[in-house]
Context: one part of a larger RNA
Molecule: small-subunit ribosomal RNA, 5' domain
Organism: metagenome
RNA sequence: GAUUGAACGCUGGCGGCAUGCCUAACACAUGCAAGUCGAGCGGCAGCAUGAUGUGUAGCAAUACACAUUGAUGGCGAGCGGCGGACGGGUGAGUAAUGCAUGGGAAUCUGCCCAGUAGCGGGGGACAACCCGGAGAAAUCCGGGCUAAUACCGCAUACGCCCUACGGGGGAAAGCGGGGGACCGAAAGGCCUCGCACUAUCGGAGGAACCCAUGUCCGAUUAGCUAGUUGGUGAGGUAACGGCUCACCAAGGCGACGAUCGGUAGCUGGUCUGAGAGGACGAUCAACCACACCGGAACUGAGACACGGUCCGGACCCCUACGGGAGGCAGCAGUGGGGAAUAUUGGACAAUGGGGGAAACCCUGAUCCAGCAAUGCCGCGUGGGUGAAGAAGGCCUGCGGGUUGUAAAGCCCUUUUCGGUGAAGACAAAACGCGCCACGUUAACACCGUGGUGUUUUGAUUUAACUCACUAAAGAAGCACCGGCUAACUCUGUGCCAGCAGCCGCGGUAAUACAGAGGGUGCAAGCGUUAAUC
Numbered sequence: 001g002a003u004u005g006a007a008c009g010c011u012g013g014c015g016g017c018a019u020g021c022c023u024a025a026c027a028c029a030u031g032c033a034a035g036u037c038g039a040g041c042g043g044c045a046g047c048a049u050g051a052u053g054u055g056u057a058g059c060a061a062u063a064c065a066c067a068u069u070g071a072u073g074g075c076g077a078g079c080g081g082c083g084g085a086c087g088g089g090u091g092a093g094u095a096a097u098g099c100a101u102g103g104g105a106a107u108c109u110g111c112c113c114a115g116u117a118g119c120g121g122g123g124g125a126c127a128a129c130c131c132g133g134a135g136a137a138a139u140c141c142g143g144g145c146u147a148a149u150a151c152c153g154c155a156u157a158c159g160c161c162c163u164a165c166g167g168g169g170g171a172a173a174g175c176g177g178g179g180g181a182c183c184g185a186a187a188g189g190c191c192u193c194g195c196a197c198u199a200u201c202g203g204a205g206g207a208a209c210c211c212a213u214g215u216c217c218g219a220u221u222a223g224c225u226a227g228u229u230g231g232u233g234a235g236g237u238a239a240c241g242g243c244u245c246a247c248c249a250a251g252g253c254g255a256c257g258a259u260c261g262g263u264a265g266c267u268g269g270u271c272u273g274a275g276a277g278g279a280c281g282a283u284c285a286a287c288c289a290c291a292c293c294g295g296a297a298c299u300g301a302g303a304c305a306c307g308g309u310c311c312g313g314a315c316c317c318c319u320a321c322g323g324g325a326g327g328c329a330g331c332a333g334u335g336g337g338g339a340a341u342a343u344u345g346g347a348c349a350a351u352g353g354g355g356g357a358a359a360c361c362c363u364g365a366u367c368c369a370g371c372a373a374u375g376c377c378g379c380g381u382g383g384g385u386g387a388a389g390a391a392g393g394c395c396u397g398c399g400g401g402u403u404g405u406a407a408a409g410c411c412c413u414u415u416u417c418g419g420u421g422a423a424g425a426c427a428a429a430a431c432g433c434g435c436c437a438c439g440u441u442a443a444c445a446c447c448g449u450g451g452u453g454u455u456u457u458g459a460u461u462u463a464a465c466u467c468a469c470u471a472a473a474g475a476a477g478c479a480c481c482g483g484c485u486a487a488c489u490c491u492g493u494g495c496c497a498g499c500a501g502c503c504g505c506g507g508u509a510a511u512a513c514a515g516a517g518g519g520u521g522c523a524a525g526c527g528u529u530a531a532u533c
Base pairs, nucleotide, nucleotide: 001533002532003531004530006529007528008527009526010525013379014378015377016376017375018374019372020371021337026335027334028333030332031331032330035082036081037080040079041078043075044074047073048072049071050069051068052067053066054065055064056063057062089290090289091288098215099214100213101212102211103210104209107207108206109205112203113202115200116199117198118197120154122152123151129144130143131142132141133140134139160169161168162167174195175194176193177192178191179190182189183188216262217261218260223253224252225251228250229249230248231247232246233245234244235243265287267285268284269280270279271278272277292313293312294311295310296309315326317324318323343369345368346367347366351365352363353362354361355360382412383411384410385409392403393402394401395400417474418470419469420468421467422466427460432454433453434452435451436450437449438448439447477522478521479520480519481518482503483502484501488517489516490515491514492513498505499504
């Protein structure tokens, strides 16, 4: 000099864009952060509608009340499907099961894209519900009924798998829209379209594995290793492999630093530097690891699973003492620790994600707002004129000098920013509805694609931008002035009080302490401390 996720002191006008627990991976009150599908299913607790019945009022239409009814819109709980393996957080562990770069072969892959073939015929249950029981609760047990895209057989098997010549093995599920002929008493069959389903091949994206090279310090750590190193066989895995096991051999690593100890998430990058290098790894992006601590598997395409399960432990809460419940390193927020780090905010409008045919629902991801000079950038705090060089302050050799055009005064057809009022975009594309064309089809239905018209959808938003009004009106400090280092005098003090980054100042004329006047440097900041180059 540059830099910082900074802190502290003094000071502080506005805006934009960023950033904001670096410490206790310490403990957490409260709310929210993962649901969705009724176009898979049986149903109907609640809401709404209709129908039926009864009653009341009325001449009547009808209104009101009560009851019944899943008939309809819908839908609590339940069965079932998909998603809770993404997204979000943190850096404890890890010095190599990691990461970076470059290669490799023995693999798996839900949803998505393209191809091929299929979607036939049956069965038995279990929830919900009803009945009964246990319990304070959490919840649990027994009996009975029932549906399905839940579950299980049978058939079929081009392709697929195992043996590799025979041979053997294995699937499936329906739902919704529309409809001319034909069948049917009706429901419907049937046809067709869409979605779903089964098998298999390929792709895309994703995931697992192997190898090489690189990847901090210590030798006051020199030897380490027994599934250890290799082989044969078997098991296991999606897959190769001591991955596991039996047997056999005695190997394997190491001063090119094994082993052990310490420290540490790694990278793209960031800071600095002319570079070489050095230091760092906040925010953003990729990978890894973790989810109170330790262990384990289940389900599944995918986990050994942050807001799943089981076991052990610590802590905490409820209890009728028999027994139960919990996990913020998600977003806010609290206590604690600390020099130190924000709101228990708004919205799904946009982007993205999950579910759904869709409408739509959910989304503390995200987009926004709030707080903080924490940083960077921009703007402002007025402009012109004004010598009687005013007053006051300070200095003085008492003549004057300086503060100083500075102020006052006058002018402003100066009013950014701020304040008040008005007006006001972009971010909105979709979705829905109507029409047209094309595709599909028996079909001008339905459905899909494209076009066109049209009605809407904004948290931010009291915003951006613009206009009007307002009045110089509301807006300057901080550090320093002995040398390094830009900037000097007076007074006080008297080796005291104090200063100090280094040299060093202070013991009666201190440009070095303290105050004042003046000056210098930066400026909504300026200094100090810490840290890196």